[in-house]
Annotation
The RNA shown here (SAM riboswitch aptamer (S box leader)) has 92 nucleotides and comes from Tersicoccus sp.
RNA sequence: UAACCAUCCGGAGCGGCUGAGAGACCUGGCUCGACGACGCCGCAGCAACCCCCCGACCGCGGGCACGGUGCUACUGCCAGGACCGAUGGAGA
Numbered sequence: 001u002a003a004c005c006a007u008c009c010g011g012a013g014c015g016g017c018u019g020a021g022a023g024a025c026c027u028g029g030c031u032c033g034a035c036g037a038c039g040c041c042g043c044a045g046c047a048a049c050c051c052c053c054c055g056a057c058c059g060c061g062g063g064c065a066c067g068g069u070g071c072u073a074c075u076g077c078c079a080g081g082a083c084c085g086a087u088g089g090a091g092a
Stems, first nucleotide, its partner, number of pairs: 001092001004089005013043005021032003025081005044072003049068002052063004076084001
């Protein structure tokens, strides 16, 4: 990078740095933001995809939270759109 599978109305915030836009893209709306958003770092937490354990036997139920990820405003913020997007897994 392209294709495949699963999930996306639940859950979980403080501190430091920075300084103007941000909520992926387009249109419209709504919202967050100099009382410092977004982002980065640290710590804390949430969850349970992978790992691990138990039981079934068909990919299911239960458990764990050491490890690999992920996530911690608003349903992926909402509606419409499109070669939609994001995260995980197993491969090329």
Lineage of the source: Bacteria > Actinomycetota > Actinomycetes > Micrococcaceae > Tersicoccus.